[in-house]
RNA sequence: GGCGCUAUCGUCUAGCCCGGUCCAGGACAUCACCCUCUCACGGUGGAGACACGGGUUCAAAUCCCGUUAGCGCUA
Numbered sequence: 001g002g003c004g005c006u007a008u009c010g011u012c013u014a015g016c017c018c019g020g021u022c023c024a025g026g027a028c029a030u031c032a033c034c035c036u037c038u039c040a041c042g043g044u045g046g047a048g049a050c051a052c053g054g055g056u057u058c059a060a061a062u063c064c065c066g067u068u069a070g071c072g073c074u075a
Base pairs, nucleotide, nucleotide: 001074002073003072004071005070006069007068010028011027012026013025020058030046031045032044033043034042051067052066053065054064055063
């Protein structure tokens, strides 16, 4: 240099192939309240993410192009 794979809440992960039905779901963690003499456990509720830029489309996490980062194969 060429080719391929990966990137989603603090962490792990589903959804992507085959666009819509969703305020992007779940687990753990975290915050508030309830429970308890207190803590733990348990219950209810909250906040929290599509790597970045553009394109296509009525509509994009999902399709297309480019960029960045990581990994692998190859010369």